[in-house]
Source information:
Transfer RNA, 75 nucleotides, folded computationally. The coordinates come from a structure-prediction model, not an experiment, and the mean pLDDT is 81. The same sequence occurs in records of 4 taxa. Rfam family: tRNA. It is annotated as a transfer RNA. It is recorded under the gene name tRNA-Glu-TTC-1-1.

């Protein structure tokens, strides 16, 4: 350099055209408790970026960007 893969709440992940974007741990609050721990109940928090397609995009396509893999001069 060329090729494939890939990107969602702080981590890990689910959604692969229309539903309020769902969970788990971790974070706050309340509540159990003498307390802390765990339980229980509730809350906040994310679709990498720009463009197409479509009536509708987190999902399809196409570029940058950042990861991860693959490949050696051969098309």
């Nucleotide at each position: 350099g060329c090729c494939c893969c890939u990107a969602u709440c702080g981590u890990c992940u689910a959604g692969a055209g229309g539903u309020u974007a769902g969970g788990a741990c971790a974070c706050c609050g309340c509540u159990c408790u003498u307390u802390c721990a765990a339980g229980g109940c509730g809350g906040a928090g994310a679709c990498a970026c720009g463009g197409g397609u479509u009536c509708a995009a987190u999902u399809c396509c196409c570029g940058u960007u950042g990861g991860g893999g693959g490949u050696g001069c051969c098309a």